[in-house]
RNA sequence: UUCAUCCGACCGGGAGAGCGCAACCGCAUGGCGGUGGCCGCCGAAGGCGCAAUACCCAGAAACUCUCAGGCAAAAGGACCGGUCGGGCGGA
Numbered sequence: 001u002u003c004a005u006c007c008g009a010c011c012g013g014g015a016g017a018g019c020g021c022a023a024c025c026g027c028a029u030g031g032c033g034g035u036g037g038c039c040g041c042c043g044a045a046g047g048c049g050c051a052a053u054a055c056c057c058a059g060a061a062a063c064u065c066u067c068a069g070g071c072a073a074a075a076g077g078a079c080c081g082g083u084c085g086g087g088c089g090g091a
Stems, first nucleotide, its partner, number of pairs: 001091003005087009018039001020038002023035005040071003046067001047065001049063001053058001
């Protein structure tokens, strides 16, 4: 210098599904906020589970479950791309 891979920061992209129902409380009160409850739903933070193999253990995911989270907008968002910086390794 370059390649591969991992991590971080920043920038861009980034889906799904309820602005559900009623109750109580607060306030600057025909509205806003909060609390717990009920019903329906989503799958892309996080998390549980699973094949082959193994047979004590272990055992992945965008699959599965929906505990958590979410269901107007905003925010968040797996993941993808770019720039910069760093770690390990190869040439």
A computed fold for a 91-nucleotide RNA from a Betaproteobacteria bacterium, annotated as Glycine riboswitch aptamer. The organism belongs to Betaproteobacteria, within Bacteria. Rfam family: Glycine riboswitch aptamer. Its family is annotated with glycine biosynthetic process in the Gene Ontology. Its mean pLDDT, the model's own confidence on a scale to 100, is 78. The sequence is in RNAcentral, with records from Ribocentre.